[in-house]
Molecule: SAM riboswitch aptamer (S box leader)
Organism: uncultured Pseudogracilibacillus sp.
RNA sequence: UCUUAUUAAGAGCGAUGGAGGGACGGGCCCGAUGAAUUCGCGGCAACCAUCAAUCGAUUAGUCGAUUGAAAGGUGCCAAUUCCUGCAAAGCGACUGCUUUGAAAAAUGAGA
Numbered sequence: 001u002c003u004u005a006u007u008a009a010g011a012g013c014g015a016u017g018g019a020g021g022g023a024c025g026g027g028c029c030c031g032a033u034g035a036a037u038u039c040g041c042g043g044c045a046a047c048c049a050u051c052a053a054u055c056g057a058u059u060a061g062u063c064g065a066u067u068g069a070a071a072g073g074u075g076c077c078a079a080u081u082c083c084u085g086c087a088a089a090g091c092g093a094c095u096g097c098u099u100u101g102a103a104a105a106a107u108g109a110g111a
Base pairs, nucleotide, nucleotide: 001111002110003109004108005107006106007105012041013040014039015038020030021029022028024085025084026083027082042077043076044075047073048072050069051068052067053066054065055064056063057062081104086101087100088099089098090097091096
């Protein structure tokens, strides 16, 4: 970088460090009652792997689906991906509201 799936649920303390952070622009937030960073421990989840049960397919090895488990590989633990940024539709009237889709982003798996 490409393909693909998911994104309204869920889950934090301590140490370090000292002013930033929430991708980007606009907003709105978080932050000296301590941001980023790094480490430790804890947790969430169930994408991959694994295991179990059930069902189906296969001559068979095995494969697929659903459900469950969770000690492995990632990920995640303020706010819907915090909201919005482009397009369409509906409503409303001074420039807005709602809905849907896209774009962008994040994470997994594959290339």